[in-house]
RNA sequence: GAGUUGGCUGGGUGGCCGCGUACGGGCUUGACCCGUCCGAGGAACGUCCGGGCUCCACAGGGCAAGGUGCUGGGUAACGCCCAGUCGAGGCGACUCGAAGGAAAGUGCAACAGAGAGCAGACCGCCGAUGGCCGACGAAUCUCCGGAGUCGCCGGCACAGGCAAGGGUGAAACGGUGCGGUAAGAGCGCACCAGCGCCCGGGGUAACCCGGGCGGCUUUGUAAACCCCACCCGGAGCAAGGCCGAGCAGGGAGAGGGUUGCCCGCCUGAUCACUCCCGGGUUGGCUGCUAGAGCCGUCGGGUAACCGCCGGCCGAGAUGGAUGGUCACCGCCGCAUCGCAAGGUGCGGAACAGAACCCGGCGUACAGGCCGACUC
Numbered sequence: 001g002a003g004u005u006g007g008c009u010g011g012g013u014g015g016c017c018g019c020g021u022a023c024g025g026g027c028u029u030g031a032c033c034c035g036u037c038c039g040a041g042g043a044a045c046g047u048c049c050g051g052g053c054u055c056c057a058c059a060g061g062g063c064a065a066g067g068u069g070c071u072g073g074g075u076a077a078c079g080c081c082c083a084g085u086c087g088a089g090g091c092g093a094c095u096c097g098a099a100g101g102a103a104a105g106u107g108c109a110a111c112a113g114a115g116a117g118c119a120g121a122c123c124g125c126c127g128a129u130g131g132c133c134g135a136c137g138a139a140u141c142u143c144c145g146g147a148g149u150c151g152c153c154g155g156c157a158c159a160g161g162c163a164a165g166g167g168u169g170a171a172a173c174g175g176u177g178c179g180g181u182a183a184g185a186g187c188g189c190a191c192c193a194g195c196g197c198c199c200g201g202g203g204u205a206a207c208c209c210g211g212g213c214g215g216c217u218u219u220g221u222a223a224a225c226c227c228c229a230c231c232c233g234g235a236g237c238a239a240g241g242c243c244g245a246g247c248a249g250g251g252a253g254a255g256g257g258u259u260g261c262c263c264g265c266c267u268g269a270u271c272a273c274u275c276c277c278g279g280g281u282u283g284g285c286u287g288c289u290a291g292a293g294c295c296g297u298c299g300g301g302u303a304a305c306c307g308c309c310g311g312c313c314g315a316g317a318u319g320g321a322u323g324g325u326c327a328c329c330g331c332c333g334c335a336u337c338g339c340a341a342g343g344u345g346c347g348g349a350a351c352a353g354a355a356c357c358c359g360g361c362g363u364a365c366a367g368g369c370c371g372a373c374u375c
Stems, first nucleotide, its partner, number of pairs: 001375009011329007019039002022036005027030001041351001045362002048360005053236004060263004066231004070084005085099001086097004100227002105225002107221003122166002124162003129159002131156004136151003140147002174192006193217001195214008240286004249277005255267003293312004298307003331348007
């Protein structure tokens, strides 16, 4: 200098005026007056997960639907966090992973190409075997022109053999070498790679290292359907409970029981159950803030985190509070003076707002500060 990664902050003090709950006091008892403590967040946002809590007898069993997906640990739990393994990217610190199964099955992979899953012959290679043509030789026959047969040589490439070479393509059904063959081919062999099986060592495990055997060799895709393992009642604070006030009932049904289906179970046809139409109540209290809470020393653990001990109590609103102003100080930017320390002037200050609570993840954030690591 350039990076990677973790953490903190994001104004302070004082005066005056003004808000909200609670508590205390007062009196002229009022929606009053006075005083004291306290009064938004690191994300309160998103509503993406997991719970606490409340209600529904059925939450019992099963199917479907849904979720997660390497191993081990943490946690109330999780799709989260920590550590590790494997893979990808990076010089590296580090970052990312939708990380089980493709020999259970189905589907998909444009174009080009012969052929893209048990595929395939476009250009080519072969000439052993069958076939066609020609030359030569031998014996036989002959009407002396020749005919067939056998052997050998040469040619053709029709039948046939090949998938090694070339081409197409992102990818061609292992790679290199030697042998073998008419020419080839794991056809055979040696060494590799891959796959399967077995053994040894390390590790709790995922997995890593090493050795042996074997068929010779099986594309990719599951963030496609699917298979496998594990998880999994539903609805939600507008849940629910209590008080007050007020009205007006009518009709239908054998069903109903908090996603759907089945079994089991319970309940109902009496006024009590279920559904439809209509009327009334839009009031008050509670739930509602002491918690899986926060801070600190020490101990255990690589860590996440756990434990003992000590200390603290930090909004609880309900058309919904926490603001305005002045001054000084601090931070940042620009200009200027000064050797410097520093001074002067002007300007600026992010994302954003509880509503039952908590643990995570994701997203937003002007400016500033601190630590560790890499090149």